Annotation: A computed fold for a 73-nucleotide RNA from an uncultured Clostridia bacterium, annotated as transfer RNA. The prediction has a mean pLDDT of 80. The sequence was found in a public genome assembly.
[in-house]
RNA sequence: GGGGGCAUAGCUCAGCUGGGAGAGCGCUUGCUUCGCAUGUAAGAGGUCGGGGGUUCGAAUCCCCCUGUCUCCA
Numbered sequence: 001g002g003g004g005g006c007a008u009a010g011c012u013c014a015g016c017u018g019g020g021a022g023a024g025c026g027c028u029u030g031c032u033u034c035g036c037a038u039g040u041a042a043g044a045g046g047u048c049g050g051g052g053g054u055u056c057g058a059a060u061c062c063c064c065c066u067g068u069c070u071c072c073a
Stems, first nucleotide, its partner, number of pairs: 001072007010025004019056001027043005049065005
């Protein structure tokens, strides 16, 4: 320098054929306990890496950029 993959909640990750943003763990609160743990119920938590385009509508499709992993030289 060139090719490919990945980027979504604090962490690890789903998200189909474009229309609801989600799971487990963690965190907070109630119940349970003498207390803790466990169990159980509820809740908070997101510019879907950034910008642009297509579309009635984009996490999802296209282009550019950034970061990261990998392959070739």
Overview:
Its Rfam family is "tRNA". The family's RNA type in Rfam is transfer RNA. Its family is annotated with triplet codon-amino acid adaptor activity in the Gene Ontology.